[in-house]
A computed fold for a 531-nucleotide part of an RNA from an uncultured bacterium, annotated as small-subunit ribosomal RNA, 5' domain. The prediction has a mean pLDDT of 84. The full RNA is in RNAcentral, with records from Greengenes.
Context: one part of a larger RNA
RNA sequence: GAUGAACGCUAGCUACAGGCUUAACACAUGCAAGUCGAGGGGCAGCAUCGCGAUAGCUUGCUAUUGCGGAUGGCGACCGGCGCACGGGUGAGUAACGCGUAUCCAACCUUCCCGCAACUGGGGAAUAACCUUGCGAAAGUAAGACUAAUACCCCAUGGUCUCCACGGAUGGCAUCUGAAAUGGAGUAAAGGUUUCGGCCGGUUGCGGAUGGGGAUGCGUCCGAUUAGCUUGACGGCGGGGUAACGGCCCACCGUGGCAUCGAUCGGUAGGGGUUCUGAGAGGAAGGUCCCCCACAUUGGAACUGAGACACGGUCCAAACUCCUACGGGAGGCAGCAGUGAGGAAUAUUGGUCAAUGGGCGGAAGCCUGAACCAGCCAAGUGGCGUGAAGGACGACUGCCCUAUGGGUUGUAAACUUCUUUUAUGCGGGGAUAAAGUUCGCCACGUGUGGCGUUUUGCAGGUACCGCAUGAAUAAGGACCGGCUAAUUCCGUGCCAGCAGCCGCGGUAAUACGGAAGGUCCAGGCGUUAUCC
Numbered sequence: 001g002a003u004g005a006a007c008g009c010u011a012g013c014u015a016c017a018g019g020c021u022u023a024a025c026a027c028a029u030g031c032a033a034g035u036c037g038a039g040g041g042g043c044a045g046c047a048u049c050g051c052g053a054u055a056g057c058u059u060g061c062u063a064u065u066g067c068g069g070a071u072g073g074c075g076a077c078c079g080g081c082g083c084a085c086g087g088g089u090g091a092g093u094a095a096c097g098c099g100u101a102u103c104c105a106a107c108c109u110u111c112c113c114g115c116a117a118c119u120g121g122g123g124a125a126u127a128a129c130c131u132u133g134c135g136a137a138a139g140u141a142a143g144a145c146u147a148a149u150a151c152c153c154c155a156u157g158g159u160c161u162c163c164a165c166g167g168a169u170g171g172c173a174u175c176u177g178a179a180a181u182g183g184a185g186u187a188a189a190g191g192u193u194u195c196g197g198c199c200g201g202u203u204g205c206g207g208a209u210g211g212g213g214a215u216g217c218g219u220c221c222g223a224u225u226a227g228c229u230u231g232a233c234g235g236c237g238g239g240g241u242a243a244c245g246g247c248c249c250a251c252c253g254u255g256g257c258a259u260c261g262a263u264c265g266g267u268a269g270g271g272g273u274u275c276u277g278a279g280a281g282g283a284a285g286g287u288c289c290c291c292c293a294c295a296u297u298g299g300a301a302c303u304g305a306g307a308c309a310c311g312g313u314c315c316a317a318a319c320u321c322c323u324a325c326g327g328g329a330g331g332c333a334g335c336a337g338u339g340a341g342g343a344a345u346a347u348u349g350g351u352c353a354a355u356g357g358g359c360g361g362a363a364g365c366c367u368g369a370a371c372c373a374g375c376c377a378a379g380u381g382g383c384g385u386g387a388a389g390g391a392c393g394a395c396u397g398c399c400c401u402a403u404g405g406g407u408u409g410u411a412a413a414c415u416u417c418u419u420u421u422a423u424g425c426g427g428g429g430a431u432a433a434a435g436u437u438c439g440c441c442a443c444g445u446g447u448g449g450c451g452u453u454u455u456g457c458a459g460g461u462a463c464c465g466c467a468u469g470a471a472u473a474a475g476g477a478c479c480g481g482c483u484a485a486u487u488c489c490g491u492g493c494c495a496g497c498a499g500c501c502g503c504g505g506u507a508a509u510a511c512g513g514a515a516g517g518u519c520c521a522g523g524c525g526u527u528a529u530c531c
Base pairs, nucleotide, nucleotide: 001530002529003528005527006526007525008524009523012383013382014381015380016379018376019375020341025339026338027337029336030335031334034081035080036079039078040077042074043073046072047071048070049068050067051066052065053064054063055062056061088294089293090292097219098218099217100216101215102214103213104212107211108210112207113206114205115204116203117202118201120154121153122152123151130143131142132141133140134139160185161184162183163182164181170175190199191198192197220266221265222264227257228256229255232254233253234252235251237249238248239247269291270290271289272288273284274283275282276281296317297316298315299314300313319330320329321328322327347373349372350371351370355369356367357366358365359364386417387416388415389414397408399406400405422468423467424466425465426464427463431458435454438451439450440449441448442447443446475520476519477518478517479516480501481500482499486515487514488513489512490511496503497502
C1' cells in the first nucleotide's frame, strides 16, 4: 500500500459499487417455465344469447331454476414449440480442462436468411368425456365412443441417399473423387381470412449462428515417489458414431512412456484480470466477462436439432416425511427464508414500466433473468457539523508554577452574516419524441409517414423554490527511541505495558488517572493475510 474482511470505541447526510471466504451441511413455507383455441375433440367452471318453468308484481321487467356448445372464452386432455437458454455453485479435474495458434479432403446445426421445386389420394387408432372395477394414498386396470398440423399406407419426386459404371479436378495424400448414364429407395398439413392475402408444411442447395473433433506450445509442489504399461503401442478387417480414432471387437506383431522427471502422492476449476513493485518479479483468481465441470451420492439410457438433462425418467445407496403396514413421496450449489457450523456476510419486499428471453398472426401471458426498493461505515468518492470580526488575553473551573505568573485561549461571551444540511410548505414526469391498439396515406407488401388511443414499479422519488432558525450533527488512537507530540499525581519488579529494543524494585516523559499536545477524521485503532 491492499482486502468479499472480523473485533473494539464512535457515528450527521448522500452517490456508486459490494455483502456465507466456514458445512458441495440439512432444509419448513412461498415463488423461480411456460405458452398457443388462428392445430384438435370438447364444455368442468365463468360470462353472453335463445327456449321453458316458478315466484314477485309496476303485465314486462326482476329474481331463482332447468335445457341448448349457439357465442365469448376455457380447467383438464391430445398436439406443436420451449423446457439443453437464462439463474446457481466450484465438489471433482494437473486434463487438449483452460489460454494461444493451426487444422477437419473426418463432422452436425431446431429456430433465422437467400434460392429452386413440391404440397395428390386414402386408412387404422388413441387420450379426454362415459361405464365398471382395485387402492388408505400415490395412482392404476378393463370396456365402449371420437378428433387433429398426432400416427400409418399408396402416389409423385430431384441438384437427395444407395448401387453399378465413369473418371474431370486438386498444394501433400491411407489419395480425392465432379459431370454424364442405368437401377433402386425416400416427402408433405393444414389453419385463418375483409377472398387480396397472412401464418404454416415437405425436399434439396447455400449462408449465418451454435456446437463436435485433432494437433504444436504454455499451465503448482514433492525423488524421503525410479521405474510404469497388457487394449498397453502399432497393423489388418469389422462394429459403432454426426464424424476421426483401440472408442469397442476378432486376428497379427512387440511395442509405448521415462532423470528434458514417466508413474505415484499432495494441492488446485482455468483465463481476461486484481494487489504490490521503478521495473524485473512475487502473490491472488471474490464481484463483472469468456470457457469448463457439477446439481443429495453412484450408475444408466429415453425423448429430442441439441441432454446422458438443477426445478425430466429408471435403478441402487444414505437421509427425511406420509401410511390403513400392503405401499408411497422428496432433493434450495435458483430467489427469499430456517437450523447448524463460524470471528463473520442482508428482505420469507415491489414491478414486468424499461432491457432481454419463451410461446403466440396479434392482443397478450409467463419470466426471484432483469430493473428497483429494504438492511449493513463493509469499501471508494462528495458534503456538512458554521463564517467574519472579537483581548485590558474577561470570570469561574481543571492543570502547572520559581506564587510573580503561565496555560486551556479568538477559545467563550458579544456584534454582523449565511442556510449546504435539518424541519415545514409548495412546485416538479427525465428514464418512453420509444413501443402498442385503431384509422388513413405512400410505395418497393412489410416498412415508413400522419392522426388517434393508451402504457412509469421505483415515486409525488430525484430535482427546484420559499419559510424558520446556528439552529439537528466529532470522535478515535498516540505522546521513551524507531515516530509527529510532555508535565503532574498515584503505584513501587506490585499492578501492569510491549511491534522490536525494552519499561516498572519511592522523584516512571514507557504502568493507571489528569492536564496539555500530536496525527488522522465520519471515522480511528487492533487482529489476520499478500506484496